[in-house]
């Protein structure tokens, strides 16, 4: 310098032709227990990397940037 891929809750990750964002685990909180762990309920947590455009409607389709991986030269 060129090419391909990731960016969604604190942590890893779904999200299937564009139609109200989930699950695990952590954290709180309950319940059991002398008690602490496990266990079992239940709650809160997200501007979906930024900025535009396309669409009534974008986490999803286009672009550009912005960081990271991994390949080439």
């Nucleotide at each position: 310098g060129c090419c391909a891929c990731u960016u969604u809750a604190g942590c890893u990750c779904a999200g299937u032709u564009g139609g109200u964002a989930g699950a695990g685990c952590a954290u709180c909180g309950g319940u059991u227990u002398u008690g602490u762990a496990a266990a079992c309920c239940g709650c809160a947590g997200g501007u979906c990397g930024u900025c535009a455009g396309u669409u009534c409607g974008a986490a999803u389709c286009u672009g550009a940037c912005a960081a990271g991986u991994g390949g080439c030269u």
Molecule: transfer RNA
Organism: Candidatus Moraniibacteriota bacterium